[in-house]
Context: one part of a larger RNA
């Protein structure tokens, strides 16, 4: 520690449920809104955060109707009320409804500010009620605005994408913006179709028809006629004519004419109609009003059961019964017609009210005839140009409509029939209005769903558009169950506890106890049984002692010592343990579906025919039957068509050819396969487009504040001197420039290091640049996405930039990656040709599977035979080319002949020939084997082959042989044949895709072999015979030139008893020191040669050592001695050296001397090979129960199962326990199935069909849980903590005190913006605080904020904004005058001291000051002017602040000493305001008052607290002490200097004065502010505008040091 049993813990799967959902039917209703809406913000409860209700009349008022006992919502809880005098509660009608919002009196930053009139009240001012004031159209009367789901109409209109690119085209007039309207909208009663027949408005349905056309004639895009059906309906105006006002003109004042307006008339195309003549009051039909009723709100009646039995409870079970016009449903302590609520079916009415009647009033509608005139719609029809829209892309394009230019005709006229003309034929444009048929569903109500059932179904069953995230347009969650009923656990104990827990109780059940139904798995214990400390391991798997238990005594079960074998899945590949992808686990979810048309099987009707769509009807009603034959589709084909027709076309043809007939099956449904159009299997880009939404970050502009310590140089110009004719100049002051020096705040970020899961999503240390300037900053504002903005870096534009976010077009496309999920059975491929903007895609072939048909000269194979061929190989005196030696030398070069010719020479070169050798993929005189075609035979028997439907593959890989490349590299490429891998296991080769054996259907403790093997690992020979090898060669993965007296074998050859080979002895010489060279050369530097002679047994003018030269030593050679074999050369065999690699080696190991080699035998092992036994399945045959042959297997085709969820039908279980969860067992070939124990407590199954949201390991999958790393990193500035007491259960961190550290131009104090209660006090620690916590910026509950004067509003204006008028624009908008808004800026009145736990300039007290109004009294009046500004410099005055000194006041002074005329602390002060003083240009200062306040000290001291020492202390008394000096400081003020860049507007000011009195509104105000509260997800080493900033030290805001304060940075 493992494996097992068990028993928890965790967690929320699963199974049941359903309060919510989806998807549809039938109905109604299709709007709300200035009588102020939709939508919000405040409010409203006794107590009340959320949701619901409601509005100051506020979970509600009031009136009528209902209804009848309990009510005060979700909400179960106290308390307190209401109600039979009739309440909560439905219903109908009314009141009342704050503020914002179209928002409307006027602004505004939405729920808020400030206003004017009128009326009232009251004496004014002022304040209160109450009504009233936008805008635009209309004369007016009165409309309008704004909200709202889809549908409709019109004005604008993409782009991804498709066309395997793309541009014309498609997407698509689609998304999106904008305008309007209606419950429908639009069209709509022919200047309309059609074609010789004919229809008669319009929408909308099936059909025509995927036709006919259009089209880079690519992709795609598609009528229309006409046909069947739903529903039906027609009418009104202008015009001529006439008439009447009105104005005008004219007039022989009778009139007449024009114009305008009304009224009559009047409305058509076989023309109508004015006019003229006739002639009727007719039909039809419409408003209003009355009358009746049906119908209508809440509501009211509504039959019928008991006992027995198991239960905690009946409704189950059993028995006997009852009702149905009611067996919908829901509920009730399991499953209820007959307990309940209800259902059928009856009734009833208030508001309101169709339909029909009716008659009352007011309307509209018509006839026949004549035709001389008059009228029938003008910038119109048409026409050119350019455009669009009709399916139709400009096309031969007709029609429709218009943006520009023209421009008819008038019924004797005009338009159109798809260029155009004729003819014909239809119909009357240039005015208009119209129902249903039709589309939709934000909403009501009733109701269904082979729809979900809490990860599902809306995002959303619950305080969901909520929490939270983003400036902001937006985005967008988690989360359901106790029980029948709270009976929701009295009391008791442990314990600091109000935590937890143990008992008691309740309860059928508490392992249903609130974190609550079942309660999987992951992960985490704990009890027990077996094994485990020498073990090496994809952990299983087969063997297997032993121990353990239970047994039915046969066994079983759980354990596993120890042996054997053995590199997960998955996906991609040629190939993967791969160290190549994915994956932590577990647990849900998660991918080939649906709709149309196509085409094949298969099944069914019917059948030379089959069938209906739509729609009607009826009925048991989303279904069915019936009706409906429009129209499909088949029965005839040919042909471009005309058109013919069993033929037809072609053609001169009766020829021949082609398609056809000859040889007829189709057609609706259903159903699988399967394409195609659609998101078409899931997920997945980067992108493009379109509407919005951002300059709170940064860019850059505008307007208005602000800030920059101190020290340093000394431009110009001035004075002064000096100089000059004058000037320049010179030098001396003075001056005070500067993108001037140094350097702090402040800005920036160079250079190093930390950091890098940081303290920080850019920082700290540290060292750096700029720091008066093109410096920095703050407030308000502007420019917005193919656009800004940029001293430019393609940098910024919200942590995002070579085109920001945001939502949509959208499920954009993806020839790309990755994922695709239960079993079984039978077949079973490929990486190959050709084409391809193709080459990791695709199409057609080729292989694969399934079915049908065909059955012979079918296929395969052998053998024999004929063949055609030019390849291995040869050959080349056979070509064509190459090509060695050799002879020969033709021609040439070269030398000689003085040149020159004639010639000779020549180890040059080299022709031909001849001999010799040899070579060729694109040589061939030749020439096989193999393979191929044919025939015959014979063996196999369908292995073929045709159509049909469906695929996959078209990356290949090794090996062995032919080749090409390439080095006769390569695990290389490229071909060809062949084979395995691939897609193939098993045996061997140590281990190994393809090497060698062999092709796996299951079991067997059965044989038998193959390749290989037979000591141990490790199954079989220590197996026979002969050798060979000594190196451990064998046996590194592998070796090589070239080496070798290694050994063995063979073979030729010499020498040898006349004595060999090898050792020992001994000689080894003489001419001569050969000559020459040379200093020297005597065997032995070197050179020459007849290297000679001689003596000899034998000796070289010398094999080597050596010397200056010689000597010297030695060898060849010879003799003796020895006694048998001694060399040399080749060829093998096995060995041996060459032989160097990077963690100890390693033929597999161990070893081996045979257990290496090598020849030869024999014998065993050895596989998933064969056989043997017994099984399953396939297929075939027939003899029908047998036999034969088969069953590896990717991609892939077929076949037959299994298991989930619903549905139908059928027929069962179930509280005496379902489903689910956990075990056992049996059982299936498997997917699974059954029983059965426990757990669980209310629903489940069978068979047979039928339908799917229908089955997971993966997708760097979604969601939720739980491991690892792990008890590890880390605990966020290294300024610092120590004691001592407290409260406390508990104290390193709370509180006190002590002592120590640490800021002190900050780490203190104050604002301002944010923030919003973090402020105070009391009580708490479950979270939060990176620990603890008694404490908190945490929880809970209370309280805190007081202004004429501080800030802002009621004043002013500035950038900018908005904006009557006006201007431009399709539209939506965009400019903009007056005007309005609008501080960062101008105007403008208050000080002191006390007081709270928390507020103070706001309260208290004292003292002021402003306005305004009443009351007198003056002035009337406006303009100037004033408000009113830049930067840098010095000088003056000068306040607060402070140092030091001196004086003074009060207090203290030690154990010894000395000093008390001393020493030491603290103090020593004093406000707006006013005012006839003093100074002063003036600001301002002084003086007085204020000031009998106050404070500092001394005395007292109520009370309280105590550690007993004291300590705090309300309140009272008390009296005093510089306005003293000398510095430093510079608020502010003032008067200048100088520079160029020349430095806000308006308001207000300017005409009042006096005395009293009254009046003085809104809104902020708490507390935090360099930070724990603000902007950075944090209690965050960042980041954030202004004031103030005391001492020492210095120039100084530097630096270090300190005060007054504050802090010790929560482990």
């Nucleotide at each position: 520690a493992g494996c097992g049993u068990a028993u928890g813990g965790g967690g929320a799967a699963u199974g049941c449920c359903u309060a919510g959902g989806c998807u549809c039917u039938c109905a109604g209703a299709g709007g709300c809104g200035a009588u102020g809406a939709a939508g919000g913000a405040c409010g409203u409860g006794a107590u009340a955060a959320g949701c619901u209700g409601c509005g100051a009349a506020a979970a509600g008022c009031u009136g009528c109707g209902g209804g009848g006992a309990u009510u005060g919502g979700c909400a179960c809880a106290u308390a307190c009320a209401a109600g039979u005098u009739g309440a909560u509660c439905c219903g109908c009608a009314g009141g009342u409804a704050u503020c914002c919002g179209a928002a409307u009196g006027g602004g505004g930053c939405a729920a808020c500010c400030c206003a004017c009139c009128a009326u009232a009240u009251u004496g004014a001012a002022g304040a209160u009620a109450u009504g009233g004031u936008a805008u635009c159209c209309g004369c007016a009367a009165g409309g309008a605005g704004g909200c709202a789901a889809a549908c409709c109409c019109g004005g604008g209109g993409a782009a991804c994408u498709g066309a395997a690119a793309c541009a014309u085209c498609u997407a698509a007039g689609u998304a999106c913006c904008c305008g309007g309207a209606g419950g429908a909208a639009g069209a709509g009663a022919a200047a309309a179709c059609a074609a010789u027949a004919g229809u008669g408005a319009u929408u909308c349905c099936g059909a025509u028809a995927g036709u006919a056309g259009c089209g880079g004639c690519g992709a795609g895009c598609g009528a229309a006629c006409u046909c069947g059906g739903a529903u039906u309906a027609g009418c009104c105006c202008a015009a001529a004519c006439c008439a009447a006002u009105a104005u005008u003109g004219u007039u022989a004042c009778g009139g007449c004419a024009a114009u305008a307006u009304u009224g009559g008339g009047g409305u058509u195309g076989u023309a109508g109609g004015a006019c003229c003549a006739c002639g009727a009051c007719a039909u039809u039909u419409g408003g209003u009003g009355c009358u009746u009723u049906a119908c209508g709100a809440a509501u009211a009646a509504g039959a019928a059961c008991a006992c027995g039995u198991u239960g905690g409870a009946a409704a189950g079970c059993g028995u006997g019964g009852c009702c149905a016009u009611a067996g919908a449903c829901g509920g009730u302590g399991a499953u209820a017609g007959c307990c309940c609520g209800g259902u059928a079916u009856u009734a009833g009415u208030a508001a309101g009210g169709a339909c029909a009647g009716u008659u009352a009033c007011c309307g509209a509608u018509a006839g026949u005839g004549g035709u001389a005139u008059c009228c029938u719609g003008a910038g119109u029809a048409g026409u050119g140009c350019g455009g669009g829209g009709c399916a139709c892309g400009u096309g031969a394009a007709a029609c429709c409509c218009u943006g520009u230019a023209u421009g008819a005709a008038u019924c004797u006229g005009g338009c159109g029939g798809g260029a155009c003309c004729a003819u014909c034929c239809g119909c009357c444009a240039a005015g208009g209005c119209u129902a249903a048929a039709u589309a939709c569903u934000c909403c009501u109500g009733a109701g269904a769903g082979a729809c979900c059932g809490a990860u599902a179904g809306u995002g959303a069953a619950c305080u969901a558009g909520u929490a939270c995230c983003g400036u902001g347009a937006g985005g967008g969650a988690a989360a359901g169950g106790u029980g029948a009923a709270a009976a929701g656990a009295a009391c008791c104990g442990u314990g600091a506890a109000u935590a937890a827990c143990g008992g008691a109780g309740u309860g059928a059940a508490a392992u249903a106890g609130a974190a609550c139904c079942u309660g999987a798995a992951a992960c985490c214990a704990u009890a027990c049984g077996c094994u485990u400390a020498c073990a090496a391991g994809c952990g299983g798997u087969c063997g297997g002692a032993g121990c353990c238990a239970a047994u039915u005594u046969a066994u079983u079960g759980g354990u596993g010592a120890c042996g054997g074998c053995g590199u997960g899945c998955c996906u991609u590949u040629u190939g993967c343990a791969u160290a190549a992808u994915g994956a932590g686990c577990c647990u849900a979810c998660g991918a080939g579906u649906u709709a149309c048309u196509g085409u094949u099987g298969c099944c069914a009707g019917c059948g030379a025919g089959g069938u209906u769509a739509a729609a009607a009807u009826u009925c048991u009603a989303a279904g069915a039957a019936u009706u409906g034959g429009a129209g499909c589709c088949g029965c005839a084909g040919c042909g471009a068509a005309a058109g013919c027709g069993a033929g037809u076309c072609u053609g001169a043809a009766u020829a021949g050819g082609g398609c056809g007939u000859u040889u007829u099956a189709g057609u609706u449904g259903g159903u699988a396969g399967u394409a195609g159009u659609a998101g078409a299997c899931g997920c997945g880009a980067a992108a493009c487009c379109g509407u919005g939404u951002g300059a709170u970050c940064u860019a850059c502009c505008c307007u208005u504040g602000g800030g920059c310590a101190g020290g340093u140089u000394g431009a110009a110009g001035u004075u002064u001197a000096g100089g000059u004719a004058a000037c320049a100049c010179u030098a001396a002051a003075u001056g005070g420039a500067g993108g001037a020096c140094c350097g702090a705040a402040c800005c920036c970020g160079u250079u190093g290091a930390c950091g890098u899961u940081g303290a920080a999503a850019a920082g700290u240390c540290u060292u750096g640049g700029g720091a008066u300037g093109a410096c920095c900053u703050g407030a308000g504002g502007g420019u917005a996405g193919g656009g800004g903005u940029g001293a430019a870096a393609g940098g910024c534009c919200a942590a995002u930039c070579a085109a920001a976010c945001u939502c949509g077009g959208a499920a954009a496309u993806a020839g790309c990656u990755c994922g695709u999920a239960c079993u079984c059975c039978c077949c079973g491929a490929a990486a190959u040709g050709c084409a391809u903007u193709u080459a990791g895609g695709u199409g057609c072939a080729g292989c694969g599977u399934u079915g049908a048909u065909u059955u012979a000269u079918a296929g395969u194979u052998u053998u024999a035979u004929a063949g055609a061929g030019g390849u291995a190989g040869a050959g080349c005196u056979a070509c064509u080319g190459a090509u060695u030696g050799g002879a020969u030398g033709c021609g040439g070069g070269g030398g000689c002949u003085u040149c020159a010719c004639c010639g000779c020479c020549u180890a040059c070169c080299a022709a031909u020939u001849c001999c010799u050798g040899a070579c060729a993929a694109a040589c061939u005189c030749c020439g096989a084997a193999u393979g191929c075609u044919a025939u015959a035979a014979a063996a196999u028997g369908u292995u073929a082959a045709u159509c049909a439907g469906c695929a996959g593959u078209g990356a290949g890989g090794g090996c062995a042989u032919g080749g090409g490349u390439g080095c006769u590299a390569a695990g290389g490429u490229c071909c060809a044949u062949g084979u395995c891998c691939g897609a193939g296991a098993g045996g061997g080769a140590a281990a190994g895709a393809a090497c060698c054996c062999a092709g796996a259907c299951c079991a067997u403790c059965a044989g038998c072999u193959a390749a290989g093997g037979u000591c141990c690992c490790c199954a079989a020979a220590u197996g026979u015979a002969u050798g060979u090898u000594a190196a451990g060669u064998u046996g590194a993965a592998a070796a090589a030139a070239c080496g070798c007296g290694g050994u063995u074998g063979g073979a030729u050859u010499g020498c040898a008893c006349a004595g060999a080979c090898a050792g020992c002895u001994a000689g080894g010489a003489u001419g001569u020191u050969g000559g020459c060279u040379u200093g020297g050369a005597a065997g032995c530097a070197g050179c020459c040669a007849u290297u000679c002679a001689u003596u000899u047994a034998a000796a070289g003018a010398g094999u080597g050592c050596g010397u200056a030269a010689c000597a010297g030593c030695u060898c060849a050679c010879u003799a003796g001695u020895c006694g048998a074999g001694c060399g040399a050369u080749c060829c093998g065999g096995c060995a041996u050296g060459g032989a160097u690699a990077a963690u100890a080696a390693u033929c597999g190991g161990g070893c081996a001397u045979a257990a290496a080699c090598a020849u030869a035998c024999u014998a065993c092992c050895g596989a998933a090979g064969c056989u043997a036994u017994g099984g399953a399945c396939u297929u075939a045959a027939u003899u029908u129960a047998u036999u034969a042959a088969g069953u590896g297997g990717u991609a892939g085709g077929g076949g037959a199962g299994c298991a989930u969820u619903c549905u139908g039908u059928u027929u069962g279980c179930g509280u005496u326990g379902a489903a689910g969860g956990u075990g056992u067992a049996c059982u299936g070939c498997g997917a699974g199935g059954u029983a059965u124990g426990c757990u669980g407590g209310a629903g489940c199954g069978u068979a047979c069909a039928g339908a799917a949201a229908a089955g997971a390991a993966a997708a760097u999958g979604u969601a939720g849980g739980c491991a690892u790393a792990a008890g590890u990193a880390a605990c966020g500035a290294u300024a610092a903590u120590g004691c001592g007491g407290g409260c406390g259960a508990g104290a390193a961190a709370c509180c006190c005190g002590c002592a120590c550290u640490c800021c002190g131009a900050a780490a203190g104090a104050c604002c301002a913006a944010g923030g919003u209660u973090u402020c105070c006090u009391c009580a708490g620690c479950u979270a939060u605080g990176c620990u603890a916590a008694u404490c908190a910026g945490c929880u809970g509950a209370g309280g805190g904020u007081u202004a004429g004067u501080c800030g802002g509003g009621g004043c002013c204006u500035a950038a900018c904004g908005c904006g009557a008028a006006c201007c431009c624009g399709a539209a939506a908008g965009g400019g903009g005058u007056a005007g309005u808004g609008g501080a960062u800026g101008g105007a403008c009145a208050a000080c002191a001291g006390g007081u709270u736990a928390a507020u103070a300039u706001u309260c208290c007290u004292g003292u002021a000051c402003c306005u305004g109004c009443u009351c007198a009294c003056g002035u009337u009046a406006a303009a100037a002017g004033u408000g009113a500004c830049g930067g840098a410099g010095g000088c003056g005055a000068a306040a607060a602040u402070u140092a030091g000194g001196u004086g003074c006041g009060u207090g203290c002074u030690g154990a010894c000493g000395g000093a008390a005329u001393a020493g030491c602390a603290c103090g020593u002060u004093g406000a707006a305001g006013c005012c006839a003083g003093u100074g002063g240009u003036a600001a301002c200062a002084c003086g007085g008052c204020g000031a009998u306040a106050g404070u500092a000290c001394a005395c007292u001291g109520a009370g309280g607290c105590u550690u007993c020492g004291g300590c705090c202390a309300a309140g009272g008394u008390g009296a005093u002490a510089a306005u003293c000096c000398u510095g430093a400081g510079g608020a502010u003020c003032g008067a200048c200097u100088u520079c160029c860049a020349a430095g806000a507007a308006a308001a207000g000011c300017g005409a009042g004065u006096g005395a009293a009195g009254c009046a003085g509104c809104c809104c902020g105000u708490a507390c935090c502010c360099c930070a724990a509260a603000c902007c950075g997800a944090c209690a965050c080493a960042g980041g954030u505008g202004g004031u103030u900033g005391g001492g020492a030290u210095g120039a100084g805001a530097a630096u270090u040091c300190u005060a007054a304060g504050g802090a010790g940075c929560u482990c």
The part of an RNA shown here (large-subunit ribosomal RNA, half A) has 1611 nucleotides and comes from Aequorivita sinensis. Model confidence (mean pLDDT): 81 of 100. It was read from a public genome assembly.